Overview: Small-subunit ribosomal RNA, 5' domain from an uncultured bacterium, 508 nucleotides, folded computationally.
[in-house]
Context: one part of a larger RNA
């Protein structure tokens, strides 16, 4: 000197524009953070329309936007948070292959023909609850069987083996290729420190075989054979997310891995598997173990390392806000619904960058202060006066762009058997802004409401007076203080940065 996720002290006027629990991956009350499809399906029930009865209260039937749990479909493996583990193909760069891939794009092909259940409902029952258990009654794009095949297995013979409707024209569903998309393995090289860790290994290393898997492979097991690894550091401790990058530094290098981005890895802890295209699944299931709560003591329920938000630890780190209007995800034909992603706000001189606290003119060098050789000299153009401006706060009104679409009407083109309807496409209408009292301009007023910190002994810009008397203190470092202290503490003046200034502590 620089550089920060910083802190502490004193002090603090306005914008922008980033950042913000580096500690206890401690333990958490509350609310939200993943739903959505009535264009798959059956009930419930109700607003209303019809229709028939009627004692005029109302019954019953059909139909019924929305809603309700329920059956089924898609999502939920993304998004979002943490860095506890791991020294390893995790990561980085390169190269490969024995592989799987839901939605998406292409290409051929088919979409036949049956069939028994089941929740949702009703009734009965158990339970303190969580929850359930008989008994009946129904659907489906749910679930079976059957056929049928360019698939698949096999040298052949043969053996396996799909499908689902709905809905006026579109969406869909089955089989095969091909493509994208994303995953999965291998494999060379790089990748902390210690030898006061020197020997380490028995599924270990290799073959032969079943078996498993999406696939290779001791990945598993049966046999065999005695193999691999290591001073060019195995093994064994310790400590650690990698990486693009950051920070410094003339570069070499060094140190770091907070925001953003890419991979890993984890979701109170240990294991496990189902479900699926994809997990061995933070808000998913089981089991074991702390821990907390509820309870009729028989037994159940939780899982903030999503966003706020508490306690607790710490020097130290923000609101229990708004909107889904953009932008991007889930699901739907759509219309929309959901979305603590994400886009605003709120809080912090936390960082960086800007601006502003006033211009000019004033010498009776005003008083007041310090100093003094008692003449003066400094503060000092400094203030006062005069003469303007009005930036930012304030205060009046105007008022952009983030809005593209989406839907409706009309016109052409396509497609079509069509002039329905779908798709593209021009034009008009109609709306849609959380932020927002936005930006930005404008009106009004007046200098009007906006300066501190730290140093002045030398390094190192900046000096003199009291007080003090090896006391009290100061200090980065040399070093100052014991009666004339430019070093301690105050005063007056300087010196330097300035909404900040200075100090700590690690970096380089």
């Nucleotide at each position: 000197g620089a550089a920060g996720g910083a802190a502490c002290g004193c002090u603090g006027g306005c914008a922008g524009c980033g950042u913000g629990c580096a500690u206890a991956a401690c333990a958490c009350a509350u609310g939200c953070a993943a739903g959505u499809c009535g264009a798959a399906c059956g009930c419930g029930a109700a607003a209303g329309a019809a229709u028939c009865c009627u004692u005029c209260g109302g019954g019953a039937u059909u139909u019924g936007g929305a809603c309700g749990a329920g059956u089924g479909g898609c999502g939920a493996a993304c998004g979002g948070g943490u860095g506890a583990g791991g020294a390893a193909c995790a990561c980085g760069u390169a190269a490969g292959a024995a592989u799987c891939u839901a939605c998406c794009u292409u290409u051929c092909g088919g979409u036949u023909g049956g069939g028994g259940a089941u929740a949702a409902c009703u009734u009965c029952u158990g339970g303190a609850a969580a929850c359930g258990g008989g008994a009946g009654c129904u659907a489906a794009u749910a679930c079976c069987c059957a056929a049928u095949a360019u698939g698949c297995u096999g040298u052949g013979g043969a053996g396996u083996g799909a499908a689902a409707g709905a809905a006026u024209u579109u969406c869909g569903c089955c089989g095969a290729g091909a493509g994208a998309c994303g995953a999965u393995c291998u494999u060379g090289c790089g990748u902390c420190u210690g030898a006061u860790u020197a020997g380490c290994u028995u599924g270990u290393u290799g073959g032969g075989g079943u078996g498993g898997u999406a696939a290779c492979g001791g990945c598993a097991c049966c046999c065999c054979a005695a193999g691999g690894c290591g001073a060019c550091g195995a093994u064994c401790a310790g400590u650690a997310g990698c990486u693009g990058g950051u920070c410094u530094g003339a570069g070499a290098g060094g140190a770091u891995g907070a925001a953003c981005a890419g991979c890993c890895a984890c979701a109170u802890u240990g294991g496990g598997a189902c479900u699926g295209a994809g997990a061995c699944a933070c808000g998913g299931c089981c089991c074991g173990a702390a821990c907390u709560c509820c309870u009729a003591c028989g037994g159940g329920a939780g899982g903030c390392a999503g966003c706020a938000g508490u306690g607790g630890g710490g020097a130290a780190u923000a609101u229990u806000g708004g909107a889904c209007a953009a932008u991007g995800g889930g699901g739907g034909c759509a219309a929309c619904c959901c979305u603590g992603a994400u886009c605003c706000a709120g809080c912090a001189a936390u960082a960086c960058c800007g601006c502003g606290u006033g211009u000019g003119u004033g010498a009776a060098g005003a008083a007041g202060g310090c100093c003094u050789g008692a003449g003066g000299g400094u503060u000092g153009u400094a203030a006062a006066g005069c003469a303007c401006u009005u930036u930012c706060a304030a205060u009046u009104g105007u008022g952009a762009a983030g809005a593209a679409a989406a839907g409706u009407u009309a016109g052409c083109g396509g497609u079509u058997a069509a002039u329905a309807a779908c798709c593209g496409u021009u034009a008009g209408c109609c709306u849609u802004g959380a932020c927002g009292u936005u930006a930005a301009c404008u009106u009004u007023a007046g200098a009007a409401g906006a300066a501190g910190c730290a140093c002045c002994g030398g390094c190192u810009a900046a000096c003199u007076c009291c007080g003090u008397g090896c006391c009290a203190g100061c200090a980065g470092c040399c070093g100052c203080g014991g009666u004339a202290a430019u070093a301690c503490g105050g005063a007056g003046g300087g010196u330097g940065c300035a909404a900040g200034c200075g100090u700590u502590a690690a970096u380089c």
The prediction has a mean pLDDT of 81. The full RNA is in RNAcentral, with records from ENA.